[in-house]
This is a predicted structure of a 690-nucleotide part of an RNA (large-subunit ribosomal RNA, domain II) from an activated sludge metagenome. Model confidence (mean pLDDT): 83 of 100. Its Rfam family is "Bacterial large subunit ribosomal RNA". Gene Ontology terms of the family: ribosome and structural constituent of ribosome.

Context: one part of a larger RNA
RNA sequence: ACCGGCGAGUUACCUUCAGCGGCAGGUUAAGCACUUCCGGUGCGGAGCCGAAGCGAAAGCGAGUCUGAAUAGGGCGUUAAGUCGUUGGAGGUAGACCCGAAACCAGGUGAUCUACCCAUGGCCAGGUUGAAGUGCCCGUAAAAGGGCGCGGAGGACCGAACUCGUGAACGUUGAAAAGUUCUGAGAUGAGCUGUGGGGAGGAGUAAAAGUCUAAUCAAACCUGGAGAUAUCUGGUUCUCCUCGAAAUGCCUUUAGGGGCAGCCUCGAGCCACUACGCUGUGGGGGUAGAGCUACUGAAUGAAACGCGGGGGCCACCAGCCUGCCGCCUUCAAUCAAACUCCGAAUACCACAGCGACUAUCUCGGGAGUGAGUCUGCGGGUUCAAUAUCCAUAGACAAAAGGGAAAAAACCCAGAUCGCCUGCUAAGGCCCCCAAUUCAUGCUCAGUGCAUAAGGAAGUCUAGUUUCUGAGACAGCGGGGAUGUUGGCUUAGAAGCAGCCACCAUUUAAAAAGUGCGUAACAGCUUACCCGUCGAGAGACUGGGCGCCGAUAAUGAACGGGACUAAGCAUGAAGCCGAAGCAGCGGGCUUGCGUAGCCUACGGGCGAAACAAGCGGUAGAGGAGCGUUGAUAGGCAGAUACAGGCCAUACCGUAAGGAGUGGUUGCGGGCCUAUCAAGUGAGAAUGCCGGU
Numbered sequence: 001a002c003c004g005g006c007g008a009g010u011u012a013c014c015u016u017c018a019g020c021g022g023c024a025g026g027u028u029a030a031g032c033a034c035u036u037c038c039g040g041u042g043c044g045g046a047g048c049c050g051a052a053g054c055g056a057a058a059g060c061g062a063g064u065c066u067g068a069a070u071a072g073g074g075c076g077u078u079a080a081g082u083c084g085u086u087g088g089a090g091g092u093a094g095a096c097c098c099g100a101a102a103c104c105a106g107g108u109g110a111u112c113u114a115c116c117c118a119u120g121g122c123c124a125g126g127u128u129g130a131a132g133u134g135c136c137c138g139u140a141a142a143a144g145g146g147c148g149c150g151g152a153g154g155a156c157c158g159a160a161c162u163c164g165u166g167a168a169c170g171u172u173g174a175a176a177a178g179u180u181c182u183g184a185g186a187u188g189a190g191c192u193g194u195g196g197g198g199a200g201g202a203g204u205a206a207a208a209g210u211c212u213a214a215u216c217a218a219a220c221c222u223g224g225a226g227a228u229a230u231c232u233g234g235u236u237c238u239c240c241u242c243g244a245a246a247u248g249c250c251u252u253u254a255g256g257g258g259c260a261g262c263c264u265c266g267a268g269c270c271a272c273u274a275c276g277c278u279g280u281g282g283g284g285g286u287a288g289a290g291c292u293a294c295u296g297a298a299u300g301a302a303a304c305g306c307g308g309g310g311g312c313c314a315c316c317a318g319c320c321u322g323c324c325g326c327c328u329u330c331a332a333u334c335a336a337a338c339u340c341c342g343a344a345u346a347c348c349a350c351a352g353c354g355a356c357u358a359u360c361u362c363g364g365g366a367g368u369g370a371g372u373c374u375g376c377g378g379g380u381u382c383a384a385u386a387u388c389c390a391u392a393g394a395c396a397a398a399a400g401g402g403a404a405a406a407a408a409c410c411c412a413g414a415u416c417g418c419c420u421g422c423u424a425a426g427g428c429c430c431c432c433a434a435u436u437c438a439u440g441c442u443c444a445g446u447g448c449a450u451a452a453g454g455a456a457g458u459c460u461a462g463u464u465u466c467u468g469a470g471a472c473a474g475c476g477g478g479g480a481u482g483u484u485g486g487c488u489u490a491g492a493a494g495c496a497g498c499c500a501c502c503a504u505u506u507a508a509a510a511a512g513u514g515c516g517u518a519a520c521a522g523c524u525u526a527c528c529c530g531u532c533g534a535g536a537g538a539c540u541g542g543g544c545g546c547c548g549a550u551a552a553u554g555a556a557c558g559g560g561a562c563u564a565a566g567c568a569u570g571a572a573g574c575c576g577a578a579g580c581a582g583c584g585g586g587c588u589u590g591c592g593u594a595g596c597c598u599a600c601g602g603g604c605g606a607a608a609c610a611a612g613c614g615g616u617a618g619a620g621g622a623g624c625g626u627u628g629a630u631a632g633g634c635a636g637a638u639a640c641a642g643g644c645c646a647u648a649c650c651g652u653a654a655g656g657a658g659u660g661g662u663u664g665c666g667g668g669c670c671u672a673u674c675a676a677g678u679g680a681g682a683a684u685g686c687c688g689g690u
Stems, first nucleotide, its partner, number of pairs: 001690006011093013025049003031043004053060002063075004096234002099231001103224006115197008123188001125157003128153001132149006161185003166181004200216001202212002237623006247260005261368002263365006273358001275354008288341001289339002295335003299331004305326004309321004371395005377389004400411003415585004420581003426575003429560003435572007447562001453547002457544010474531005480504003485499003510525001514523002586613005595604003624679001626676009640666001642663006649656002
């Protein structure tokens, strides 16, 4: 891992609701008597529930309590219960099953290991050479020095022994801690044999929470014990009907609960109650808009006046101001906590119409109380598939078609079958079902990702200026004089800078547009003439394009490809889904003919008709099968039942037959009812096998 078997809402008592049954007040408990088959029958009314409530109570009583009250108000009076049984649910019990870490009690352990006690054992060999001391030198004597003897040391090197530094190997190992090389201690706080001591909140500890038998921040064994688990996992046959929630309030509450909301089942109610549309009538202060309409914010300009500050002068008076503020006017603005205004929606009321119980009330049972994305309106935020609200939809619990692929986007809600038709979104060159036409645009493979910003891309609409009295561009020519304007300056001559910017001749020509020179010079422009001969310039709006455009495997049409098979507008077709339609089948609910029953009130109900049948949690309904029991019936000698193998049968399903083969001495099948150790794929399930 697979296969087989086992494996989870049970039982007792109490409460409550529903179905069914008995009685109308219901009912017995213990016990006693009888009894064949021990199932039961009879007695037993003690007790329990009901028949009256209200009050804290005394108490009163269809009333009572409060109260001064003959007031008002609260709770009652005007509805039959009770016993049994089955089912749903709750409570108390282990209470659907498995699962802790832990807590407590009583015991067992120091043959491992930590420490201690007693008694034994062990440490090759080599090195160093302390104290002390002998002799000699030395001294007044000492001290001191030298050479010997000596043999100290948690001294040195290094085997046994003990340890375990670094590395490799080993890592389903040779080994639940090792092997090899390397290394540390090796006369000491050394190592070691044997015997002994103390233990679980206790021991022991040169202290690491170490060690206490491969177990230690509290050992192990048994018991309390099925501890508890607001947590995780699992919970076994089928079909049919309906079908949620992820919200509010409260919570030592936030992954749990209580109540409400939303679902389901039963009963009641039949009222325009709820719902939708239309109309009429309402209140509002949002979007928008506005602000000399308030409160505030805020830009520029102008002018007058006022107040303050500063300066001048100070004898009063006054003057200046590029500073601050206010007032007036003009122009242009802003606001969730501004409003002179002010919608659409929404909400409320009434009327009409539609639809027809959907609403509402009571009772039984729940689940949910982690939500997510998208559109629109908002808060927070640098941003986000962020977060928090509101509102609608989808997913959740929804399959199908489209968006290449895809929970939440677009279309559309799958009862079943069909080698039928029509459509939706989206598509129609090939992959891939289905296409043609017309008029424009685009040249960028834009299409087939993006902004501010930039640009004689191109198409189109417009405004305006110049223009046959000749424009624009090009070419030819002119572009002068007072004058080198004045000042400044070394110089300043159109062209460093300051001031002014006149006049003359002219067709026209600046006291000069740019380059240039030290300054001049030189080139050029404005401006004018000629030549040429028809449009030229500036600006604005729109369509489609261009640049901006840089990231890590190659990846921005789904691919091939495409100049349309791109974009825009229009026309006519077609394809396309589990949508709609067609034909056939099933089921549910409603209504209900025939028929059946009837307490005559009604009930059941083939057919026909109508509406429906996606579905998680969950509610409700109807069934299949297993084991056993009771009653009745049945098969069986070619036995039968059961198991296994094969099989084209029946049923909507769980399932049920038949036939053939094989095995097989034990019971089996049908009908009606009852009782459950009643259905396996999952629980890191348990046991066995392979």